This is a predicted structure of a 520-nucleotide part of an RNA (small-subunit ribosomal RNA, 5' domain) from Neolewinella marina. It matches the Rfam family "Bacterial small subunit ribosomal RNA". It was read from a public genome assembly.
[in-house]
Context: one part of a larger RNA
């Protein structure tokens, strides 16, 4: 010199754009963060219309809210970085050792039939949480048969070819194994094959901290047969065989720490780091386990041990902000219990349109960057005051003030006012292989009392900090007397102190300026 998620002191006009719990992966109060389909089902309050009415109410008919079966998501999106020195992460390959819900093409099919079951009505326990018996009831929910393949599972034969098991195509016989309706008839769903996209598993080479004052580790440990298991190889597991595997090219042990992309410095080579945005991994009070499912061994799911809170009628229950805000601790420190789904994106729907603390927007903080302004011109008895001095006077503050004249950026009044929205739907046209494209009408803005513009009046609203002894640009007085005090480093201070305090003056930076703390 340069940098910082920075803090501290002082000081502080304005706009842009970014960032904002580095520490206790400490405890959470309250509220929202993941829901949607009525075009899957069945059953229907509230309200309204008419009938009848013993005026209590009953019937039909729209309506359709809370629920509940079911379906599809909740595996994404959002945080944190404890763990982990690891095929965890880079990078490069490889599965002839895989599997992918939605969604795209390609081919077949959608055929018949059964019992429940919640809800709803009945009767219960319980303080609550919740729950137990009865009657019934439906379906894209369960479940049986049929039909079926280029599917599966086993057997025959044959080409073709390969990195080794082997692949991949033909072919014989046997046995297996599907489905579901909705409907405005226009569609939309379902099953089963096979391909593609996408995910995702899995191996493998090389790279990936520090200690040897850590030197020997290892019994499922290493191969091997052989059931089991998984989507899928595999000691992945179990039995039995064998005795093997790794290690100064540093095993094992120990400590530290998520990984890249990058950022920060540097002329590089390299040193240091890994906030904010991207990508991968792990975690969700700490520890285990599974269970749904295409996918989790699952933050706002389930279950068991712990711990810690809370309710409680003492029997028995309820919980998990490292999701937005928000508390309280901890700390040198780090934000609002906001506003909207207007875009953009995700879930569910045929949609309409609901969710949506993803996400756009606002607020709070000089924390960084970048711009801007705190006035321009002229003006000399070089004014008064201050401060110095060789003191009746000069020098300096200093064109600085005052005083004329001019702008008005920002700030105040008034007034106009955006881009982001095109699309969905609905309405017409037009093209066409009616999957669907494309044209005109139409509607939608949280931000927003914005952004910007225009007009008025008026220099009006607006400069500090830090240093002046060398490095290092800047100089005298006055106190003080090795005291008070300064100090990066060399060092000032013991009566002339350009070095300590104050003060004139100056230099440097500037809405900031120092000062710590880190890295180069």
């Nucleotide at each position: 010199g340069g940098a910082u998620g920075a803090a501290c002191g002082c000081u502080a006009g304005c706009g842009g754009g970014a960032g904002g719990c580095u520490u206790a992966a400490u405890a959470c109060a309250u509220g929202c963060a993941a829901g949607u389909c009525g075009a899957g089902c069945g059953a229907g309050a509230a309200g309204g219309u008419g009938a009848c009415u013993u005026c209590g109410g009953u019937c039909a008919c729209c309506g359709g809210a809370a629920a509940g079966c079911g379906g599809c998501g909740c595996a994404c999106g959002g945080g944190u970085g404890a763990g982990u020195a690891a095929c965890g992460c880079g990078u490069a390959c490889g599965c002839a050792a895989u599997c992918u819900a939605c969604c795209c093409c390609c081919u077949a099919c959608u055929g018949c039939g059964g019992g429940a079951u919640a809800g709803c009505c009945c009767c219960g326990g319980g303080a609550a949480a919740c729950u137990g018996g009865g009657a019934u009831u439906a379906a894209u929910a369960c479940c049986g048969c049929a039909u079926a393949g280029u599917c599966c599972a086993a057997c025959u034969a044959c080409g073709c070819u390969g990195c080794a098991u082997g692949g991949c195509g033909u072919u014989u016989u046997u046995g297996g194994u599907a489905a579901a309706g909705a409907u405005u008839u226009a569609u939309u769903g379902g099953u089963a094959g096979g391909g593609g996209a996408u995910g995702a598993g899995c191996g493998u080479g090389c790279g990936u901290a520090c200690u040897a004052u850590u030197a020997g580790c290892u019994a499922g440990u290493u191969g091997g047969u052989g059931g089991g298991g998984u989507a899928a190889c595999g000691g992945c597991u179990c039995a039995c065989c064998a005795a093997g595997g790794c290690g100064a090219u540093g095993a094992u042990a120990g400590u530290u720490a998520g990984g890249g992309g990058g950022c920060g410095u540097g002329a590089g080579a390299g040193c240091g780091u890994g906030a904010u945005c991207c990508c991968c991994c792990a975690c969700a009070c700490g520890g285990g386990u599974a269970c749904u499912g295409a996918g989790a061994c699952a933050c706002g799911g389930a279950c068991c041990c712990g711990a810690c809170u809370c309710c409680u009628a003492c029997g028995g229950g309820a919980g998990g902000c490292a999701g937005c805000a928000g508390u309280a601790a901890g700390g040198a420190a780090u934000a609002u219990u906001g506003g909207a789904c207007a875009a953009u994106g995700g879930g569910c729907g045929a949609a309409a349109g609901c969710c949506u603390g993803a996400u756009c927007c606002a607020g709070c903080c000089a924390u960084c960057c970048c711009g801007c302004g705190u006035g321009c011109a002229g003006g000399a008895u070089g004014a008064c005051g201050g401060c110095g001095c060789u003191a009746c006077g000069c020098g300096u503050u200093g064109u600085a003030a005052a005083c004329u004249g001019c702008u008005u950026u920002u700030g105040g009044a008034c007034a106009a006012g955006a881009u982001g929205a095109a699309a969905c739907c609905c309405u017409u046209c037009c093209a066409u292989u009616u999957a669907u494209g494309g044209g005109a009408g139409c509607u939608u803005g949280a931000c927003g009392u914005u952004a910007u513009u225009g007009u008025c009046a008026g220099a009006a609203u607006a400069a500090g900090c830090a240093c002046c002894g060398g490095c290092u640009a800047a100089c005298u007085c006055c106190g003080u007397g090795c005291c008070a005090g300064c100090a990066g480093c060399c060092g000032c201070g013991g009566u002339a102190a350009u070095a300590c305090g104050g003060a004139g003056g100056g230099u440097g930076c500037a809405a900031g300026c120092g000062u710590u703390a880190u890295c180069c």